[in-house]
RNA sequence: GCCUUAUCAAGAGUGACUGAGGGAGUGGGCCCUGUGAAGUCCGGCAACCUGCCGCGGGCGGCAAGGUGCCAAUUCCUGCGGGGUGAUUCCCCGGCAGAUGAGGU
Numbered sequence: 001g002c003c004u005u006a007u008c009a010a011g012a013g014u015g016a017c018u019g020a021g022g023g024a025g026u027g028g029g030c031c032c033u034g035u036g037a038a039g040u041c042c043g044g045c046a047a048c049c050u051g052c053c054g055c056g057g058g059c060g061g062c063a064a065g066g067u068g069c070c071a072a073u074u075c076c077u078g079c080g081g082g083g084u085g086a087u088u089c090c091c092c093g094g095c096a097g098a099u100g101a102g103g104u
Stems, first nucleotide, its partner, number of pairs: 001104008013042001015041003021032003026078004043070003048066003051062005074096001079093005
């Protein structure tokens, strides 16, 4: 990198350094940001895997370790279908993406 699979509407700082961007790709939107972006450190959230504990196969708990994550539903949306008087709004399903675990 690729394949498979599960989850994606919750949660997470008045901190330090730094100094201009960021919100995956791409089109259209709309946002965040010198009242400090992205990045690093510290801090935190969570419970996918390992570990430990409890009870009854499974379920519950802990949170030591491995990740991950810490604006907005994966910020919304573009593809298909349905509902609607409607180019409106809503719902369902895809595509793509993110993360874990297994495989190669």
This is a predicted structure of a 104-nucleotide RNA (SAM riboswitch aptamer (S box leader)). The model forms 97% of the base pairs in the Rfam consensus. Its mean pLDDT, the model's own confidence on a scale to 100, is 87.